[in-house]
């Protein structure tokens, strides 16, 4: 950036990125967990999954 065909076969499930499964949503579904605290704000703690493998990053440990 061009051409061809087809389709409206979407979007979500607390940190990436694939596959498979499951659930929710389109009026939306989603946007963790404890303490204080009227809220507001503070402070703490787990997890790269919704779930399962793998793959990256991080973190800890042990070998060369």
């Nucleotide at each position: 950036c061009c051409u061809a065909u087809a389709a409206c076969a979407g979007g979500c499930g607390a940190u990436g990125g694939a596959g498979u499964u499951c659930g929710c949503c389109a009026u939306a579904a989603c946007c963790g967990u404890c303490c204080c605290a009227a809220a507001a704000g503070g402070g703490u703690c787990u997890g790269a999954u919704a779930a399962c493998u793998c793959c990256u990053a991080c973190u800890c440990a042990c070998u060369u």
Predicted 3D model of a 64-nucleotide RNA (Fluoride riboswitch aptamer (crcB RNA motif)) from an uncultured Bacteroidota bacterium.
Rfam family: Fluoride riboswitch aptamer (crcB RNA motif). Its family is annotated with response to fluoride and positive regulation of gene expression in the Gene Ontology.
Model confidence (mean pLDDT): 78 of 100.
It was read from a public genome assembly, where an Rfam model found it.